[in-house]
RNA sequence: AGAGUCGGCUGAGCAGUCGCUGUUUUACCGUAACGGUAAGAUGGAGGAAAGUCCGGGCUCCACAGGGCAGGGUGCCAGGUAACGCCUGGGGGGCGCAAGCCUACGGCAAGUGCCACAGAAAAUAUACCGCCCCUCACCUGCAAUCUUUGAUUCCAGAUGAGGGGUAAGGGUGAAAAGGUGCGGUAAGAGCGCACCGCGCAACUGGCAACAGGUGUGGCAGGGUAAACCCCACCCGGAGCAAGAUCAAAUAGAGGAACAGACGCGCGGCCCGCGCGGUUCCCGGGUAGAUUGCUUGAGCGGCAAGGUGACUUGCCGCCUAGAUGAAUGACUGUUCUCGACAGAACCCGGCUUACAGGCCGACUCUUAAA
Numbered sequence: 001a002g003a004g005u006c007g008g009c010u011g012a013g014c015a016g017u018c019g020c021u022g023u024u025u026u027a028c029c030g031u032a033a034c035g036g037u038a039a040g041a042u043g044g045a046g047g048a049a050a051g052u053c054c055g056g057g058c059u060c061c062a063c064a065g066g067g068c069a070g071g072g073u074g075c076c077a078g079g080u081a082a083c084g085c086c087u088g089g090g091g092g093g094c095g096c097a098a099g100c101c102u103a104c105g106g107c108a109a110g111u112g113c114c115a116c117a118g119a120a121a122a123u124a125u126a127c128c129g130c131c132c133c134u135c136a137c138c139u140g141c142a143a144u145c146u147u148u149g150a151u152u153c154c155a156g157a158u159g160a161g162g163g164g165u166a167a168g169g170g171u172g173a174a175a176a177g178g179u180g181c182g183g184u185a186a187g188a189g190c191g192c193a194c195c196g197c198g199c200a201a202c203u204g205g206c207a208a209c210a211g212g213u214g215u216g217g218c219a220g221g222g223u224a225a226a227c228c229c230c231a232c233c234c235g236g237a238g239c240a241a242g243a244u245c246a247a248a249u250a251g252a253g254g255a256a257c258a259g260a261c262g263c264g265c266g267g268c269c270c271g272c273g274c275g276g277u278u279c280c281c282g283g284g285u286a287g288a289u290u291g292c293u294u295g296a297g298c299g300g301c302a303a304g305g306u307g308a309c310u311u312g313c314c315g316c317c318u319a320g321a322u323g324a325a326u327g328a329c330u331g332u333u334c335u336c337g338a339c340a341g342a343a344c345c346c347g348g349c350u351u352a353c354a355g356g357c358c359g360a361c362u363c364u365u366a367a368a
Stems, first nucleotide, its partner, number of pairs: 001364010012333007020044010046339001050350002053348005058238004065270004070234005075089005090104001091102004105229002110227002112223003127169002129165008138156003142152004177195006196218001197216004202211003242290004251281001253280005261275005297316008334337001
C1' cells in the first nucleotide's frame, strides 16, 4: 500500500416564523362526561418502530386436576422470567488464513424411496471379460505306418456346451471398504501389513467427545428437512383482553332438552364446577373514562466469571395519539443525507439500509 474477516457508533446539522399534541401555571367560559379561549413553561417515533416468526408480563375463562390425541425442540455444559434465543465447548463442512455455516438423537427396531443409465440399487447380480473341462472343425511341429494319405501326441485359432469368478473394464451420485504384497487354474480379506469400521477396558474432560492400547475379517451404501422410534417441553383466548360511568330500548315471540338433563373448562375421555341452558326471529345503544406508560427500565462505577451474565452502590425518568399528534416556509453549513412512523408492554430472531467514523485480526507485496 492492496485485498479481506469480526465488532461498535451515527443516521444530515444550526437559526428564525407559523402550525399539531402530552403535562403543567395564570385568567375566563361551559358540559352527564369529553372540553373551549388567551398568555407562558416544559416534553414529543426506531435501530430496526418493519415481519407477526418465537418466548413472556398482564387480563379473563376459572376453584383448576389426570390421561389420550395434537404440536414444538433435538450434540454437551451454562445464561435467562422464558425461548426455537444468547455464551462457551465438541463433531461435521467451507476458506491459505482471520473466520463462517450447521434442520447435529436413532438406519444393528420396523416399513418405505434412490429417476435415467446399468447385468444388478437391498432376498443383489453377470453385459464385456478371465480361468478350467468336453465336443466339432481348421492350421502348425514331431513320431509311426498301410506313404499323393491315415493315426497318435503337443500347441494355437474359431464355434458350441458345462463349471468357477467378482479381481480388470463399462454404467452411474453411489456397485460386497481402500492401497500394497503373497497366494490361486483364474480370482476373492483367501492370508498378511497399514488405513477404515465395530467392540472392550484405560487415560483426559462435569459432558459432548478425544487419545493411544487390545481385539474382531468386519453388520455390502445413502436417505429420518421420509413414515417411524427415543428424550424433553406445551391449558385457551387476547388490550377490539378486561373494568367503570352516562344514555336508550320491545320482547305477551318460536323451538329443543329437563337433574338419568343441560351448560362451562381449544378436540375426546375421566373428573370438577354451575343450575335452568342452548338455538332461531325481532328491537335499542355504540358517548366518555380507565387499562395507558416506573419498566424482568436506562446509564456510570466496583467486584466475580473465558463468556453470555450476576451482585452491590450511585444517578436519571425518556411519546401516550384515539379517523389517529412532530408539519410548512425562509436562511445557512457540508460528509449533499439510506431503510423507514409507536397504538398494552418487554426479551429475541429474521429482513431492509446511502453516506460517514472507530477498533481488533488475517493474507499478499515493498522498504528498513
Description: Model confidence (mean pLDDT): 79 of 100. This is a predicted structure of a 368-nucleotide RNA (Bacterial RNase P class A) from Gammaproteobacteria bacterium HGW-Gammaproteobacteria-3. The sequence was found by an Rfam model in a public genome assembly. The organism belongs to Gammaproteobacteria, within Bacteria. Its Rfam family is "Bacterial RNase P class A". The family's RNA type in Rfam is ribozyme.